Description
This is a predicted structure of a 123-nucleotide RNA (FMN riboswitch aptamer (RFN element)) from a marine eukaryotic metagenome. The RNAcentral record of the sequence draws on MGnify. Of the family's consensus pairs, 100% are formed in the model. It matches the Rfam family "FMN riboswitch aptamer (RFN element)". The literature on the family includes a 2009 paper in Nature by Serganov et al., "Coenzyme recognition and gene regulation by a flavin mononucleotide riboswitch".
Formats: sequence, C1' cells, structure tokens
RNA sequence: ACCUGCGGGGUUGGGUGAAAGUCCCGACCGGCGGUGAAAGCCCGCGAACCCAUCGCCAUUUCGGCGGUGGGCCGAUCCGGUGGAACUCCGGGGCCGACGGUCACAGUCCGGAUGGGAGCAGGU
Repeated sequence: ACCUGCGGGGUUGGGUGAAAGUCCCGACCGGCGGUGAAAGCCCGCGAACCCAUCGCCAUUUCGGCGGUGGGCCGAUCCGGUGGAACUCCGGGGCCGACGGUCACAGUCCGGAUGGGAGCAGGU
C1' cells in the first nucleotide's frame, strides 16, 4: 500500500388519558482510541445535525444521492484504598442527534441490509 472479516446497548412494572415504550413514578442502556490502574460524564475520535462547494439524478426552478472542505458536537462530585485512579470500591448526581408518531422519545419506527472511529487477519 492493497484485500478480507468484524465493528451499539436499553422502558419489566405502575399512574393519567380517547390515545403515551413519547407525559408522570419507577426501570434500563453506555461506540472507538488514549490515559501511572479498568472511564457514558478526563483528553481525543466517530456517527448524527448545519453550511459551502463539486459531481450525478430529477425538475411543476422545491429537491434527492454521493465526494470534499469547514462548523457544531452532552454530562461528575464526595469518601476510601493505593506509589499512581474525575477510570477501582462505597455513596450521591448528571447526560444522550435528526425525521416520524392519535401525545412531547437516550430506549419505539425510519434513513440504516447505510456510514463509522477503530479492531483482527491476510498478501
């Protein structure tokens, strides 16, 4: 350098209501790399979202798909152990794209049999 494979989890139970996995009580979940020692909330990355631009498609001028560049990008404290921990142990908190929906979504459905940080193997 090229090729192949892998590469995201989660509303049990109850309340209100005509209707809710969307509201309320409660429950549950945690991508990838790094880090003196194991991390959703320390540092960084990916995805999503927004803008610009190029290409293709469509054209009832809206727009759709893809490439590239840029932007945006959530949340943690206390105590203990220790040489070392915002990572372990104990306790208390907090956070979670876009579109859809008979009603507001981290958990349902959809883009997505997609993309992907990266991991493993092969030549």